[in-house]
């Protein structure tokens, strides 16, 4: 240097291909109460991400388009 994936609550994903019913699901974790002698399991409820940054397009972007961080894969060079 060419190419390709990936980043979304505290942690590990969906959701992108096909814009809207997404101020954003789902597990685990947290907190509250119930349950239990007590603890765990369980059952209810709630806090928590504006979507890696920055621009663009739209009437409207986590989703398209560009620019750029970072991580990881692949091919190339040089030695």
């Nucleotide at each position: 240097g060419g190419g390709g994936a990936a980043g979304u609550g505290g942690u590990g994903u969906a959701g992108c291909c096909u814009g809207g019913u997404c101020c954003a699901a789902c597990a685990c974790g947290c907190c509250g109460c119930c349950c239990u002698g007590u603890c765990a399991c369980g059952g209810c409820g709630g806090a928590g991400a504006c979507c890696g940054c920055g621009g663009g397009u739209u009437c409207a972007a986590a989703u398209c388009c560009c620019g750029u961080c970072u991580u990881c894969c692949c091919c190339g060079c040089c030695a």